[in-house]
FMN riboswitch aptamer (RFN element) from an uncultured bacterium, 159 nucleotides, folded computationally. It was read from a public genome assembly, where an Rfam model found it. The coordinates come from a structure-prediction model, not an experiment, and the mean pLDDT is 79. The model forms 100% of the base pairs in the Rfam consensus.
RNA sequence: CGUUGUCUUCGGGGACGGGUGCGCCGCGGUACGCGGCAAGGCCCAACCGGCGGUGAUAGCCCGCGAGUCCGCCCAGGCGGACAGACACGGUGAAAUGCCGUGGCCGACAGUAGGGGUGGCGCGCAAGCGUCGCCUGAGUCUGGAUGAAAGAAGACACAG
Numbered sequence: 001c002g003u004u005g006u007c008u009u010c011g012g013g014g015a016c017g018g019g020u021g022c023g024c025c026g027c028g029g030u031a032c033g034c035g036g037c038a039a040g041g042c043c044c045a046a047c048c049g050g051c052g053g054u055g056a057u058a059g060c061c062c063g064c065g066a067g068u069c070c071g072c073c074c075a076g077g078c079g080g081a082c083a084g085a086c087a088c089g090g091u092g093a094a095a096u097g098c099c100g101u102g103g104c105c106g107a108c109a110g111u112a113g114g115g116g117u118g119g120c121g122c123g124c125a126a127g128c129g130u131c132g133c134c135u136g137a138g139u140c141u142g143g144a145u146g147a148a149a150g151a152a153g154a155c156a157c158a159g
Stems, first nucleotide, its partner, number of pairs: 002157001004156007017044004023037006046139002048106002050064004059104002067082007086102005108142003114135009
């Protein structure tokens, strides 16, 4: 020094903000009014960014990893999909990586006093109750005190 082997350790972050006020509760009373609380919705603001590479430091350039689904084969792996997102100006020999400005993206499952919808029951009716289904978060919970891309180190081995 490394094309090798064994082992050890490490190996993912983020909202207590403001507004609105769905909705809920209480009081008075049935026309509705007043007060309180206040959503995972909407608006504004804020915050976060695994690993390797790339003439220079990258969430959005290339690739890898974690999760889910499908297919193939015995374990394990392989292939495909979900699956993503950047522009302009400046500096420079060189930057989609730095500086400035303005943008954009975010697995799966679950969950709400929320929303939608259907059945049934009660009711003159408005509507209420109940059951099911759908929807529903990058920053709430969970798989995960996991695994892995990989990083560092020790010993051995070879040159």